[in-house]
Context: one part of a larger RNA
RNA sequence: CGCAGGAGAUUUGAGGGGGGCUGUCCUUAGUACGAGAGGACCGGGAUGGACGGACCUCCAGUGUUCCAGUUGUCAUGCCAGUGGCAAUGCUGGGUAGCUGUGUCCGGUCGGGAUAACCGCUGAAGGCAUCUAAGCGGGAAGCCCACCCCAAGAUGAGAUCUCCCAGGGAGCAAUCCCUCUGAAGGUCGGUGGUAGACCACCACUUCGAUAGGCUGGAGGUGUAAGCAUAGUAAUGUGUUCAGCUUACCAGUACUAAUUGACCGUGCGC
Repeated sequence: CGCAGGAGAUUUGAGGGGGGCUGUCCUUAGUACGAGAGGACCGGGAUGGACGGACCUCCAGUGUUCCAGUUGUCAUGCCAGUGGCAAUGCUGGGUAGCUGUGUCCGGUCGGGAUAACCGCUGAAGGCAUCUAAGCGGGAAGCCCACCCCAAGAUGAGAUCUCCCAGGGAGCAAUCCCUCUGAAGGUCGGUGGUAGACCACCACUUCGAUAGGCUGGAGGUGUAAGCAUAGUAAUGUGUUCAGCUUACCAGUACUAAUUGACCGUGCGC
């Protein structure tokens, strides 16, 4: 820009893409078959490998925003307690998120038309012949079926809902005057399940969108101070304490203020 008014939702599916792998074991059955050795078709069940998708409950990794331990040194006047630097100083753990080595799921089943091939009926050609007319069976392959995209499918589809004026001229398209500016959208702002930007999604006081605060979960592992035992290092008690990021709730304390713009008026 188009989709012959504008808008918000929900969709159909022309068309396109993806996927389609396979082993072993048990059973049928030591049956059919075979002198024996050996040993099935068909059918049913179980469990793997590789590959793919999703996810983070478990396991594992990361987690320089959380907790603890600890070395050297400097600072805080000193003690104690803290802080800075040394690769996050080093070390032990670890929430969310992100991950795989973890978990779950997938290939199937079924239908249709067929290939090679196997047939029925059957002439030409009194027989025969799957073929010439006609009718069946038949594959991991083809078309559906499963998953994803999809009406710029210009052949531009469908459904639901919402919105919009009076007068005058003109055959009409349209133009003029006075009003009007709808439904809805955007800008702006707070953000994340989204993200390079854009877009998408949530919210914008009729509000839990983010921060803060309160509570909880999870993490770390028993803070400081004081008391006490010991000459002391240190131990013990108060104390499953103290601290706590991204997680879950609650709560308007802070910030989403006030606003501006686009879009018209019943539609050749």